Lysine riboswitch aptamer from a Clostridiales bacterium, 179 nucleotides, folded computationally.

RNA sequence: UGGUAGAUUAGAGGUUGCGACAUUUAAGAGUAAUCCAUCUGAGAAAGAAGAGGUUUCAAUGACGAUGGACGAAAGGAAAUGCCGCCGAAGAAAAUUACAACCCUUCUUGUAAUUUUCUGGUUAAAGGGUCAAUAGCUUCUUAAUUGUCUUCAAGCAAUUGAUGGAGCGCUAACUGCCUU
Numbered sequence: 001u002g003g004u005a006g007a008u009u010a011g012a013g014g015u016u017g018c019g020a021c022a023u024u025u026a027a028g029a030g031u032a033a034u035c036c037a038u039c040u041g042a043g044a045a046a047g048a049a050g051a052g053g054u055u056u057c058a059a060u061g062a063c064g065a066u067g068g069a070c071g072a073a074a075g076g077a078a079a080u081g082c083c084g085c086c087g088a089a090g091a092a093a094a095u096u097a098c099a100a101c102c103c104u105u106c107u108u109g110u111a112a113u114u115u116u117c118u119g120g121u122u123a124a125a126g127g128g129u130c131a132a133u134a135g136c137u138u139c140u141u142a143a144u145u146g147u148c149u150u151c152a153a154g155c156a157a158u159u160g161a162u163g164g165a166g167c168g169c170u171a172a173c174u175g176c177c178u179u
Stems, first nucleotide, its partner, number of pairs: 002177005008172004017085003021081005034069006043057004047106004052102002089118012119145006126138004147164002150161004
């Protein structure tokens, strides 16, 4: 110098990178809940279903309907600030534990583990989610961007084309081999 191995260290993609937290604002919504009046007249509620069980409310009027009074919040979003970072993070599936009155099944929420997929951003149509046409997410397609492989051009910087994926890429360091 070159090669190789590494759970070593530090970095890059990008002023539209990723995520958390806090504050403000809009929407949620004149909605839910609560109360009053009228009508009706026997059930109603505790996520769904079930042979069910239990508890609470109910003719001093349940449930429902109409009108009125009063009147939220959660999740999600935007802006700003600040923090942690570069599988940052996200999605799907499975398993376990706890909770939603008790039992079974399902569902939902929280937490943990495992497997699979996605380099990043933007847009379109469809699906899912949602109060929502916002937003998020997902398959496909397209554009763009960073990185590396291969090929071509060039003295070189670099340019063009093609393709791959982050278990990647760059640099340094350490060990080994080689000169």